[in-house]
């Protein structure tokens, strides 16, 4: 001097969950993880509380189950694409 590596986001696929309303999104409080280390930013996330709030339809067996088509800013995981840290040290060349 150059480079690698975190978190995260989109699309698609698979398997689920809900449709008897959980989840997602929003607000507040308290926490957590977050390049190998320290400090920190951004984003992510757990719990609690609050406000708001929904798309069901068809079929089968029969009495609460199953199947199909949908719906949900739905969960997990895989593939792929995008983005990828600031300062110092470390690492590779």
């Nucleotide at each position: 001097c150059a480079g690698a590596g975190u978190a995260g986001g989109g699309a698609c696929a698979g398997c689920g969950c809900g449709u008897u309303a959980a989840g997602u999104g929003c607000c507040g409080g308290c926490g957590g993880a977050c390049g190998g280390g320290a400090u920190g930013u951004u984003g992510c996330u757990g719990c609690c509380g609050g406000a708001c709030g929904a798309a069901g339809g068809g079929g089968g067996g029969a009495g609460c189950c199953c199947c199909c088509c949908g719906c949900g800013g739905u969960g997990c995981c895989g593939u792929u694409c995008c983005c990828g840290c600031a300062u110092c040290c470390g690492c590779u060349g």
The RNA shown here (THF (Tetrahydrofolate) riboswitch aptamer) has 93 nucleotides and comes from uncultured Dysosmobacter sp. Its Rfam family is "THF (Tetrahydrofolate) riboswitch aptamer". For this family Rfam cites "Long-range pseudoknot interactions dictate the regulatory response in the tetrahydrofolate riboswitch" (Huang et al., Proc Natl Acad Sci U S A, 2011). Rfam links the family to the GO term tetrahydrofolate metabolic process. The coordinates come from a structure-prediction model, not an experiment, and the mean pLDDT is 82.